[in-house]
RNA sequence: GGGAACUCUGGAGAAUCUCAUUUAUGAGUGCCGAAGGUGCAAGGUCUUAGGACCGAAUCUCUCAGGCCAAAGGACAGAGGAGCG
Repeated sequence: GGGAACUCUGGAGAAUCUCAUUUAUGAGUGCCGAAGGUGCAAGGUCUUAGGACCGAAUCUCUCAGGCCAAAGGACAGAGGAGCG
C1' cells in the first nucleotide's frame, strides 16, 4: 500500500391495524424496501442471422424478510491477517 474473517461505532422505510386464542402464535387486510434472492443497461461471446447466453446497483419485483421498542439491517467509518 492493500484489506479476508472478525470486533467496535453510526445506520432508513412501513400497522403498537382487525379477528381468534394458549399473549406470542395463527388467519385477514393494508403497507415497506437496506439481509438473501428475481429481472436487466452499457458491453461481451456464440449464431442456422431468427436469436441465445454472460452481464451492476441503494434501480426493479416483493419470493423470502420486515412494519412500537428490542433484535436484524444494505452501506459507511475505525481496527485488522495473508499478500505486495
Molecule: Glycine riboswitch aptamer